[in-house]
């Protein structure tokens, strides 16, 4: 060095042919319970790696870098 994937709440991971980014869980606040955990309801968290392009609009699609795993030499 070449080629291929991943980067999306605090962690795991969704998002179809580009149309206002969703869930587990963690938190935090009520119910319940003698407390406590368990259920249950409800809240809070996001510049979708980082720059730039193409669109009326980009998590998507393009250039570059950045990490980060595989694979080849």
């Nucleotide at each position: 060095g070449g080629c291929c994937g991943g980067c999306u709440g605090g962690c795991u991971c969704a998002a179809u042919c580009g149309g206002u980014a969703g869930a587990g869980u963690a938190c935090c606040u009520g119910a319940c319970u003698u407390c406590u955990a368990a259920u249950c309801a409800g809240g809070c968290g996001g510049u979708u790696g980082u720059g730039g392009g193409u669109u009326c609009g980009a998590u998507u699609c393009c250039c570059a870098c950045g990490u980060u795993g595989g694979u080849c030499u």

The prediction has a mean pLDDT of 81. A computed fold for a 73-nucleotide RNA from Mrakia frigida, annotated as transfer RNA. The RNAcentral record of the sequence draws on ENA. The organism belongs to Mrakia, within Eukaryota.